[in-house]
SAM riboswitch aptamer (S box leader) from uncultured Polaribacter sp., 104 nucleotides, folded computationally. The model forms 88% of the base pairs in the Rfam consensus. Its Rfam family is "SAM riboswitch aptamer (S box leader)". Gene Ontology term of the family: regulation of gene expression.
């Protein structure tokens, strides 16, 4: 860089001490009843993966293995076009950007 997903699901000990919820601002929110970061066990999901059916698309089951993930929609909103709506700047819907994950 492509592709698909992202409103669902799943935490408990030990360390450690003062942040944190990607960035930028806002605004919420967790957070010394102990953040984040590392170790351990346990979950969840099912993207590779593995059985089983199929020409294939795909669809069922499955969880050893590689990776992810266990607060709140990717907390929300912000920037643009489109469409509704109320009525002169707002809401609401969908996209695009921006991010995160897995495959190549």
């Nucleotide at each position: 860089g492509u592709u698909a997903u992202c409103a669902a699901g799943a935490a408990a000990g030990g360390u450690g001490g003062a942040g944190g919820g990607a960035u930028u601002a806002g605004a919420c929110c967790c957070u010394u009843u102990g953040a984040a970061g590392c170790c351990u066990u346990a979950g969840c999901a099912a993207c590779c993966c593995u059985u089983u059916a199929g020409a294939a698309a795909u669809a069922a089951a499955g969880a050893a293995g590689g990776u992810g993930c266990u607060a709140a929609a990717u907390u929300c909103u912000a920037c643009u076009c489109a469409a509704c709506a109320a009525a002169u700047u707002u809401g609401u819907u969908g996209g695009a950007u921006a991010g995160a994950u897995a495959a190549c």